The part of an RNA shown here (small-subunit ribosomal RNA, 5' domain) has 477 nucleotides and comes from Trichopus zeylanicus subsp. travancoricus. The source organism's lineage runs through Eukaryota, Tracheophyta, Liliopsida, Dioscoreales and Trichopus zeylanicus. It matches the Rfam family "Bacterial small subunit ribosomal RNA".
Context: one part of a larger RNA
RNA sequence: GGAUGAACGCUGGUGGCAUGCUUAACACAUGCAAGUCGGAUGAGAAGUGGUGUUUCCAGUGGCGGAUGAGUGAGUAAUGUGUAAGAACCUACCCUUGGGAGGGGAACAACAAUUGUAAAUGGUUGCUAAUACCUCUUAGGUUGAGGAGCAAAAGGAGGAGUCCACCCGAGGAGGGGCUCACAUUUGAUUAGCUAGUUGUUGAGGCAAUUGCUUACCAAGGUGAUGAUCAGUAGCUAGUCUGAGAGGAUGAUUAGCCAUACUGGGAUUGAGACACGACCCAGACUUUUACGAGAGACAACAAUGGGGAAGUUUCCACAAUGGGCGAAAGUCUGAUGGAGAAAUGCCACAUGGAGGUAGAAGGCCCACAGGUUGUGAACUUCUUUUCUUGGAGAAGAAGCAAAGACGGUAUCUCAGGAAUAAGCAUUGGCUAACUCUGUGCUAGCAGCCAUAGUAAGAUAGAGGAUGCAAGCGUUAUCU
Numbered sequence: 001g002g003a004u005g006a007a008c009g010c011u012g013g014u015g016g017c018a019u020g021c022u023u024a025a026c027a028c029a030u031g032c033a034a035g036u037c038g039g040a041u042g043a044g045a046a047g048u049g050g051u052g053u054u055u056c057c058a059g060u061g062g063c064g065g066a067u068g069a070g071u072g073a074g075u076a077a078u079g080u081g082u083a084a085g086a087a088c089c090u091a092c093c094c095u096u097g098g099g100a101g102g103g104g105a106a107c108a109a110c111a112a113u114u115g116u117a118a119a120u121g122g123u124u125g126c127u128a129a130u131a132c133c134u135c136u137u138a139g140g141u142u143g144a145g146g147a148g149c150a151a152a153a154g155g156a157g158g159a160g161u162c163c164a165c166c167c168g169a170g171g172a173g174g175g176g177c178u179c180a181c182a183u184u185u186g187a188u189u190a191g192c193u194a195g196u197u198g199u200u201g202a203g204g205c206a207a208u209u210g211c212u213u214a215c216c217a218a219g220g221u222g223a224u225g226a227u228c229a230g231u232a233g234c235u236a237g238u239c240u241g242a243g244a245g246g247a248u249g250a251u252u253a254g255c256c257a258u259a260c261u262g263g264g265a266u267u268g269a270g271a272c273a274c275g276a277c278c279c280a281g282a283c284u285u286u287u288a289c290g291a292g293a294g295a296c297a298a299c300a301a302u303g304g305g306g307a308a309g310u311u312u313c314c315a316c317a318a319u320g321g322g323c324g325a326a327a328g329u330c331u332g333a334u335g336g337a338g339a340a341a342u343g344c345c346a347c348a349u350g351g352a353g354g355u356a357g358a359a360g361g362c363c364c365a366c367a368g369g370u371u372g373u374g375a376a377c378u379u380c381u382u383u384u385c386u387u388g389g390a391g392a393a394g395a396a397g398c399a400a401a402g403a404c405g406g407u408a409u410c411u412c413a414g415g416a417a418u419a420a421g422c423a424u425u426g427g428c429u430a431a432c433u434c435u436g437u438g439c440u441a442g443c444a445g446c447c448a449u450a451g452u453a454a455g456a457u458a459g460a461g462g463a464u465g466c467a468a469g470c471g472u473u474a475u476c477u
Stems, first nucleotide, its partner, number of pairs: 001477004006473005013347006019340001021305001026303002030300002035063003040060002044056003070258003079183004084178002088175003093171007101135004110125006140149003154163003184230003191221003196218003200214004233255004237248004260281005283294004311337001313336003319333001320331004350380004360371004385414002388411003394404001421466005426447003432461005442449001
C1' cells in the first nucleotide's frame, strides 16, 4: 500500500446493489415454518318446507412429512478433492411386453358402558374401501434334477376415453460400496494391534468385506513417522502477491456431519428420521402426587454472553416444491418491503460575474500582509428537495389475476432553496506562526519532545490530506 461478515471516537444529504451473532452447538415466552386428496371410503353435519344438487368434515385409506430451511459441535479420515472400479438398490418420471379371474374375514369411525384431575384409555356391539387375507394363473425366481415360492383395485364420465393397479425388460436422475494419490502441528509422543492380519465353514446385507460368529494359522502396521496428543468441517473459491507462494473457507454453489445429551429400533423405495416413536440422563413445566407435557443450530422475537449485528412486517403476483383429474390448497423455500454509512458504486451540498481588496479575526518591523472572490451584492440554473398531474414492465395469456406499489419513471410549479466533516501540520510525511504552560501539565507508531522565546504539549489563526466520510484499534498479506 491492499483487504475485512469488523468494532470504537467524531460527523452524517440522497440513490442503486450487496451484506449482517465471527462470542454461549447458552436458555428460550408467543405466533407461524408440511400438508393434501370427498374423482379411494363408510358415517356425520350445514343448507333447503321436502327430494335432488351443493358445501364442510373427525376417522379408515393413498402420496408427501428422508425435500426445502438451519448450524459447524464432532470428525485428521467410516470425511473431502481428483482419477478409477465392481459385487448392488432405486418411489415418482420416460420407453416397452404382458396382465387385472373367483371368494372371504375383520378393524377404526359410530353406538352403549366404564376408568382417570389431566394426558389418555378399557370392554361389548355394528360397518365401507384403491385397507387386509385366501384360491387359480405366471416369459420372474430358488434348485444339478425332482420339486417348490410369489400378483393385481378400482374411480370419473352419457360415451369415446382419461386416471389409477399388478408382473417383467430397458433408461434417466438419485443413492450405497471399494481402491490409488493428495489433505494441519508436535518425537520434550517410538513402538502399536487380539476380531487384531489371513484361509475355511456358517450367518447376515440391496451388495463386496471380520460386517458377525466357530475352528485353524500368526500374522498386520511403523523414522516414507505408526500409535498418542493438540487443532480443524472439506472443496470450488476469497484476500494478498509481478510470480512462486502466504493466509483464509462469511455470503453463493457441491459434499459431509448434526438436531437438548447418550443409546435403539419401527415404518418406508429411501431414515436409524430437526418440527415421528421407545428407553435413560440433565433441565423447564402441569398435577388432585397416582401421573403427564416439552426441545427455535426453521422465520421473526426475548433473556444472557459480548467490542459487536436487523422487523414478533407483506404476499403466494412471479420462480420452485408437496398433494390433487382439475379448480385449488399448503409453502417464514422464495419474491418483497422495513431498520443499520456494514461495504462497493454513483450523485449532490450550486454556476457565472463581483475590490471599497469592506467589516471582523490572525500576524506585524505599524508601512502593511493574510483569511480572500471567500462573503455581501448582481444574475443564472434546479441534479436533489417540496406540492400537484400522468403512471408502468415484471402475466407465461381466451380472459381474469401484481405482494412490491400509486413504487420506478415522465411532467407543471416553487425557491439557492434541504445538505461538510474528520485527521494532521518536528523528521519519516504533504502542511507554520502567535499566545498560555515551564522536565509540570502533557504528547508519542519509531526517533524523540517539554527545565521561561516549545514549528513536537494546550488554545487560536493559517495551511495540508482525504471526503459523506475521516481517524484509531484488531487481523491477513